[in-house]
RNA sequence: GUGGCCAUAGCUCAGCAGGUAGAGCAUCUGAUUGUGGUUCAGAAGGUCGCGCGUUCGAACCGCGUUGGCCACC
Repeated sequence: GUGGCCAUAGCUCAGCAGGUAGAGCAUCUGAUUGUGGUUCAGAAGGUCGCGCGUUCGAACCGCGUUGGCCACC
C1' cells in the first nucleotide's frame, strides 16, 4: 500500500430482509431475612466509533474517516 473482519448500555453480546434498540451480569429502589447473601418485583442506563449521503424512514444501504485484529504485498 491492497483486501477482509470487528466497533451497539458499566461488562459480555443479540438485533431475522431498513420501520421509534434488547438480553444476561453489574448498579439503584422495594419485598423477603435478626444482618448479609439468595430469591422475587420494579427502575435507571445507549444521538448503535465519527462525519456525510440515499430514503418518508438507517444500528442495518453507499462514500469517507478513526481505533483494533487478520491475510497479502
Molecule: transfer RNA
Organism: Bifidobacterium sp. ESL0798